[in-house]
Context: one part of a larger RNA
RNA sequence: ACCGGCGAGUUACAGAUUGUGGCCCAGGUUAAGCUUUAAAAGCGAAGCCACAGCGAAAGCGAGUCUUAAAAGGCGCAAGUCGCAGUCUGUAGACCCGAAACCGAGUGAUCUAUCCUUGGUCAGGUUGAAGCACGGGUAAGAUCGUGUGGAAGACCGAACCUAUUGGCGUUGAAAAGCCAUAGGAUGAGCUGAGGAUAGGGGUGAAAGGCCAAUCGAACUCGGAAAUAGCUGGUUCUCUCCGAAAUAGCUUUAGGGCUAGCCUUAAGUAUCUGUCUUGGCGGUAGAGCACUGAUUGGACUAGGGGCUUAAUCAAGUUACCGAAUCCAGUCAAACUCCGAACGCCAUUACAGUAAGCUUAGGAGUCAGACUACGGGGGAUAAGCUGCGUAGUCGAGAGGGAAACAACCCAGAUCGCCAGUUAAGGUCCCAAAGUAUAGACUAAGUGGUAAAGGAAGUGGAGUUGCAUAGACAACCAGGAUGUUGGCUUAGAACCAGCCAUUCAUUUAAAGAGUGCGUAACAGCUCACUGGUCGAGUGACUUUGCGCCAAAAAUGUUCGGGGCUUAAGUCUAUCACCGAAACUGCGGAUUGGUUUUACCAAUGGUAGGAGAGCAUUCUAUUUGGACCGAAGCUGUACCGAAAGGAGCAGUGGACUGAAUAGAAGAGAGAAUGCCGGU
Numbered sequence: 001a002c003c004g005g006c007g008a009g010u011u012a013c014a015g016a017u018u019g020u021g022g023c024c025c026a027g028g029u030u031a032a033g034c035u036u037u038a039a040a041a042g043c044g045a046a047g048c049c050a051c052a053g054c055g056a057a058a059g060c061g062a063g064u065c066u067u068a069a070a071a072g073g074c075g076c077a078a079g080u081c082g083c084a085g086u087c088u089g090u091a092g093a094c095c096c097g098a099a100a101c102c103g104a105g106u107g108a109u110c111u112a113u114c115c116u117u118g119g120u121c122a123g124g125u126u127g128a129a130g131c132a133c134g135g136g137u138a139a140g141a142u143c144g145u146g147u148g149g150a151a152g153a154c155c156g157a158a159c160c161u162a163u164u165g166g167c168g169u170u171g172a173a174a175a176g177c178c179a180u181a182g183g184a185u186g187a188g189c190u191g192a193g194g195a196u197a198g199g200g201g202u203g204a205a206a207g208g209c210c211a212a213u214c215g216a217a218c219u220c221g222g223a224a225a226u227a228g229c230u231g232g233u234u235c236u237c238u239c240c241g242a243a244a245u246a247g248c249u250u251u252a253g254g255g256c257u258a259g260c261c262u263u264a265a266g267u268a269u270c271u272g273u274c275u276u277g278g279c280g281g282u283a284g285a286g287c288a289c290u291g292a293u294u295g296g297a298c299u300a301g302g303g304g305c306u307u308a309a310u311c312a313a314g315u316u317a318c319c320g321a322a323u324c325c326a327g328u329c330a331a332a333c334u335c336c337g338a339a340c341g342c343c344a345u346u347a348c349a350g351u352a353a354g355c356u357u358a359g360g361a362g363u364c365a366g367a368c369u370a371c372g373g374g375g376g377a378u379a380a381g382c383u384g385c386g387u388a389g390u391c392g393a394g395a396g397g398g399a400a401a402c403a404a405c406c407c408a409g410a411u412c413g414c415c416a417g418u419u420a421a422g423g424u425c426c427c428a429a430a431g432u433a434u435a436g437a438c439u440a441a442g443u444g445g446u447a448a449a450g451g452a453a454g455u456g457g458a459g460u461u462g463c464a465u466a467g468a469c470a471a472c473c474a475g476g477a478u479g480u481u482g483g484c485u486u487a488g489a490a491c492c493a494g495c496c497a498u499u500c501a502u503u504u505a506a507a508g509a510g511u512g513c514g515u516a517a518c519a520g521c522u523c524a525c526u527g528g529u530c531g532a533g534u535g536a537c538u539u540u541g542c543g544c545c546a547a548a549a550a551u552g553u554u555c556g557g558g559g560c561u562u563a564a565g566u567c568u569a570u571c572a573c574c575g576a577a578a579c580u581g582c583g584g585a586u587u588g589g590u591u592u593u594a595c596c597a598a599u600g601g602u603a604g605g606a607g608a609g610c611a612u613u614c615u616a617u618u619u620g621g622a623c624c625g626a627a628g629c630u631g632u633a634c635c636g637a638a639a640g641g642a643g644c645a646g647u648g649g650a651c652u653g654a655a656u657a658g659a660a661g662a663g664a665g666a667a668u669g670c671c672g673g674u
Stems, first nucleotide, its partner, number of pairs: 001674006011091012024079001027049003033043003053060002063074004094232002097229001101222006112196009121186001123155003126151001130147006159183003164179004198214001200210003235609006245258005259363002261360007270350004276344005284336001285334002290330003294326004301319002303316004366391007374383002396407003411584004416580003422574003425558003431571001433570006444560001450545002454542010471529005477502003482496003508523001512521002585599006610663001612660010628647005634641002
């Protein structure tokens, strides 16, 4: 891991409620116990429920209480005892699961410390005290040599330990092996016997150790401790079908009540749109209030300056209340004010959705999308509200794939039809459709400010056959090198100027290049050649640049350019479990025998069944082969039920009732097998 077996809402008592029953009923019923029994039955009236309520009570009574009264509250039509279903409570109370707590015992053969009595430490080194001799001294101290053999002394085996590294890590080993290392006459190591016991011991102290267990050992018991937590909870079909909210909570992943679901009974409403009448202060707007706010006018007050200094006076690129004019802003501003919402009302439509009582729940982590707000950074697949939708609990088609987006709500069957969203060149069902335009960027098939003789449309305006724009030919002069400045300054370093005048078809006291300065080239401006459009601006459609990301180009791919891109218009077609057709099932409704409507579904409520084991009654099968097992093309809407064949070798069905150890795929389930 698989297969097989086992494996979870039970039972007792009490209560609530629904159904059903009694040859019960204004009554119903016995309990303990006794008698007697196979079971039953009989006796037993104590008690319980009901038959009258109201009031705190006295009390009164179909009424009563409050009260002076009125008015109001409660009450005024059958129960009771069994049985069954559902739920609640008390019990282990659907099952498995703690860490822990307490009691009584068992442990010091491991290990900690202690007691008694034993054992043990190769070899080598250093050489303390003391002593002897010699030197030395007045005597000493002291020095030298020898002797001597001390030490929690030194090196290093046994022995004890465990420093570092490696190996080992389903190990050879539930702590080892290899190399290396520390102690090795000591607070040493060690044998045997003994002592200390669980909130206790022992501890050179690490919460260490107390039998591979220690921040409180182990064994049994209280005990099925408790678990607002996790996991699991076994056959089928039918009907309905939620919630993830509010309030309170030592409460926040739990609960209680309400909300929302379901079942039964009762009752008669309910919803949408329209009419009409109310309520409201949002969006918008506004500045009349409250505040904020820009400029100007005017001006109290203040500052500066002049003068004065007793007061005052004048003046101002200063500050500036109030007032006025113009212009703005506001969730906590409103002179105003929608859409819309709500409450009534009228008509119409849908229709039975509504409401009441009683039984049973589940839900209290919600998610995304659109719109309106708050928080955040007008960030988040962010967070918290409101309104709606979808998912949740919703399958199908589309969006390549994609709970929450778009279309659409799956009763079942069909090798029938029509459509929705979305599509129609190929992958891949359907137009290489029609008409008109745009785009050249593969834009389409990512993105902004900003930028650009891209290109199409609309418009305004200048010049132009008295010849425009572009190109080419020619001119572009004179006073004069204007004055100043300067080494120089001549159209062209810089400064100045009523930058003037002349000759002209025209030509600036000069547009740019250039020179040291001149020179030279060129432009404005003019004539000619040519012969029809040419400039400036506004607006708009589609494009261009701006444009960098990590496996590998890529719109889903191929591929696409008068598209297979974009815009406008049109007609076809494809396309879903939608709608229709035909056939069937179930439920409900009727004008009742032929129609109409409904039938997605998690938690959950309700209903109807299948199967298993046993019991009772009735009735069958079986050695001419029961159960079980294997195979099988049969029947039923499902759970399931037959028939036949083989195997097997002794029991076993059906109907109607009843009772349950009554259904397995999951619990890191338990046991067995492979």
Background: Predicted 3D model of a 674-nucleotide part of an RNA (large-subunit ribosomal RNA, domain II) from Acetohalobium arabaticum DSM 5501. RNAcentral holds the full RNA, with entries from Rfam. The prediction has a mean pLDDT of 85. Its Rfam family is "Bacterial large subunit ribosomal RNA". Lineage of the source: Bacteria > Bacillota > Clostridia > Halobacteroidaceae > Acetohalobium arabaticum.